[in-house]
RNA sequence: GGGCGGUUAGCUCAGCGGCAGAGCAUCGGUCUUACACACCGAGGGCCACAGGUUCGAACCCUGUACCGCCCA
Repeated sequence: GGGCGGUUAGCUCAGCGGCAGAGCAUCGGUCUUACACACCGAGGGCCACAGGUUCGAACCCUGUACCGCCCA
């Protein structure tokens, strides 16, 4: 330098162009003498960044940044 993949909650990851989700973690409650487990609930996201397409974009297109793999 070229090709491919990835970037979504604190962490690990889902997510047909039409309401942003799960598990774990955190907080509260129930339970317990207490802790743990279990159960119920809550908070937490400008979907890496900037443009474009579209009535509408996390999702499609272009560029940039970072991470990983391969080729040279």
Predicted 3D model of a 72-nucleotide RNA (transfer RNA) from an Acidobacteriota bacterium. It matches the Rfam family "tRNA". Rfam links the family to the GO term triplet codon-amino acid adaptor activity. It is annotated as a transfer RNA. It was read from a public genome assembly.